[in-house]
Molecule: transfer RNA
Organism: Minisyncoccota bacterium
RNA sequence: GGACGGUUGGCUCAGAGGUAGAGCGCUUCGUUCACAUCGAAGAGGCCACAGGUCCGAAUCCUGUACCGUCCA
Numbered sequence: 001g002g003a004c005g006g007u008u009g010g011c012u013c014a015g016a017g018g019u020a021g022a023g024c025g026c027u028u029c030g031u032u033c034a035c036a037u038c039g040a041a042g043a044g045g046c047c048a049c050a051g052g053u054c055c056g057a058a059u060c061c062u063g064u065a066c067c068g069u070c071c072a
Stems, first nucleotide, its partner, number of pairs: 001071007010024004018055001026042005048064005
């Protein structure tokens, strides 16, 4: 330098055009003498960034940044 893949709550990941979900973690309450387990409720992300298409974009297109794999 070239090709491909990835970037979404604290972590690991879904979501493939119609106002973002799960598990774990966190907070509160219940259960217990207490802890754990278990049950209930809750907080937390405008989706790496910028632009474009569209009535509507995390999702499609372009560029940029970062990470990974391969080629040279």